[in-house]
Context: one part of a larger RNA
RNA sequence: CUGGGCGUAAAGUGACUGUAGGCGGUUGGGUAAGUUGUGUUUCAAAGACUCAGGCUUAACUUGAGGAAGGAAUACAAUACUGCUUAACUAGAGGAAGGCAGAGGAAUGGGGAAUGUGUAGUGUAGCGGUAAUAUGCGUUGAUAUUACACAGAACGCCCACGGCGAAGGCACCAUUCUGGGCCUUUCCUGACGCUGAGAGUCGAAAGCUAGGGGAGCGAAACGGAUUAGAUACCCGUGUAGUCCUAGCCCUAAAUGAUGUUCGUUAAAUGUUGGUCCCGUCAAUUCGGGAUCAGUGUUGUAGCUAACGCGUUAAACGAACCGCCUGGGUAGUACGGUCGCAAGGCUAAAACUC
Numbered sequence: 001c002u003g004g005g006c007g008u009a010a011a012g013u014g015a016c017u018g019u020a021g022g023c024g025g026u027u028g029g030g031u032a033a034g035u036u037g038u039g040u041u042u043c044a045a046a047g048a049c050u051c052a053g054g055c056u057u058a059a060c061u062u063g064a065g066g067a068a069g070g071a072a073u074a075c076a077a078u079a080c081u082g083c084u085u086a087a088c089u090a091g092a093g094g095a096a097g098g099c100a101g102a103g104g105a106a107u108g109g110g111g112a113a114u115g116u117g118u119a120g121u122g123u124a125g126c127g128g129u130a131a132u133a134u135g136c137g138u139u140g141a142u143a144u145u146a147c148a149c150a151g152a153a154c155g156c157c158c159a160c161g162g163c164g165a166a167g168g169c170a171c172c173a174u175u176c177u178g179g180g181c182c183u184u185u186c187c188u189g190a191c192g193c194u195g196a197g198a199g200u201c202g203a204a205a206g207c208u209a210g211g212g213g214a215g216c217g218a219a220a221c222g223g224a225u226u227a228g229a230u231a232c233c234c235g236u237g238u239a240g241u242c243c244u245a246g247c248c249c250u251a252a253a254u255g256a257u258g259u260u261c262g263u264u265a266a267a268u269g270u271u272g273g274u275c276c277c278g279u280c281a282a283u284u285c286g287g288g289a290u291c292a293g294u295g296u297u298g299u300a301g302c303u304a305a306c307g308c309g310u311u312a313a314a315c316g317a318a319c320c321g322c323c324u325g326g327g328u329a330g331u332a333c334g335g336u337c338g339c340a341a342g343g344c345u346a347a348a349a350c351u352c
Base pairs, nucleotide, nucleotide: 004323005322006321007306008305012320014201015200016199017198021194022193023192025088026087027086028085029084030083031082033081034080035077036076037075038074039073040072041071042070043069049065050064051063052062053061054060091191092188093187094186095184096183097182098181099180103177104176105175106174107173108172109171110154114150115149116148117147118146119145120144121143125136126135162169163168206247207246208245209244210243211242215241216240220236221235222234223233258319259318260317261316262315263314266297267296268295269294270293271292272291273290274289275288276287277286278285301308302307325352326351327350334345335344336343337342
């Protein structure tokens, strides 16, 4: 090694791009490195194995025999792999014509709500709770009307929907810009898959500098509750939440399910194309087929069960990552990254 696993038991890197490496479609020709066969040389003796013999037996020992396997080399074989050459189009990519979308960035604009200010009306309460109180209010609050200003978030549409690699993305318009899907079958001709290192992106919180600050609100203060109440409830309220630039790099970053390709029953929704049939004033509506997505149910099969089931956890292939009893511990030490917070890498003693 033959011969384990990773949805929930330990275990899929948060995601993508891509270096080395690994793997790689169809048909010929060449080559003969891998591969296969045969011969030769060699791998001392002892030992091992088989047979026979000697000590009473055995251990021990003597004799005879046979490999298997390894290395080198010569010759041969050519299915497969490699290398090379010529070609192909089913993989991959391009072109042309269409399509949908909260995909990304920037700029400008909008209304509702909230808060504040000014002015008017108006008078004794308001607010808050299970009930109170703190708090606000006769220096006129709450309520209501008008105007102004400010910041943040975008109701209905909204979906079981859409887009994005993931994180994530939703008021409207414009500009710039990435990706995807469908159709034709026009072009290139294996250009492909994965991906150790590496690089880029990466919610929230947090950090640095400068702005901004309506609402909310860690900390903090006050009022309640309570035996206490460093809480839950109430009143305030700083950082923060927002913007610009730069860091941080972690999440139950989850589908707790790595990426890619192929194969394998159906049924029923829905989103975006294409085609066909019927219908209509209209690509208007209905039905069907098909490609791409996204749901539900479910056959075979799988699974410890739960469940999964053409969006697989079924059946196969390629490559990467990861796991190996619990605690100690995702810790110490060391290294490295970071302004810091801390991140990444990652044990042992001991103990059950």
A computed fold for a 352-nucleotide part of an RNA from an uncultured organism, annotated as small-subunit ribosomal RNA, central domain. Its mean pLDDT, the model's own confidence on a scale to 100, is 89.